[in-house]
């Protein structure tokens, strides 16, 4: 330096053709049990890395920065 992926809840990660942002675990309240664990039920958590553009409408398209893997020289 030059190429390629990838950035979404605390942690792992989905989001397919652009139309209301999600699931697992963890967390918090409840139920059940003499108690715990284990199940159930319900809840709280999100500047979708940052920044601009395009569209009625962006997590998605597009550029640019910044961060991480990784390849090349």
């Nucleotide at each position: 330096g030059c190429c390629u992926a990838c950035g979404u809840a605390g942690c792992u990660c989905a989001g397919u053709u652009g139309g209301u942002a999600g699931a697992g675990c963890a967390c918090g309240u409840c139920u059940u049990u003499g108690g715990u664990a284990a199940a159930g039920a319900c809840g709280a958590g999100g500047u979708c890395a940052c920044g601009a553009g395009u569209u009625c409408a962006a997590g998605u398209c597009u550029c640019g920065u910044c961060g991480u893997a990784g390849g090349c020289u």
Transfer RNA from Chloroflexales bacterium ZM16-3, 73 nucleotides, folded computationally. The prediction has a mean pLDDT of 80. The sequence was found in a public genome assembly. The source organism's lineage runs through Bacteria, Bacillati, Chloroflexota, Chloroflexia and Chloroflexales. Its Rfam family is "tRNA". Rfam classes the family as a transfer RNA.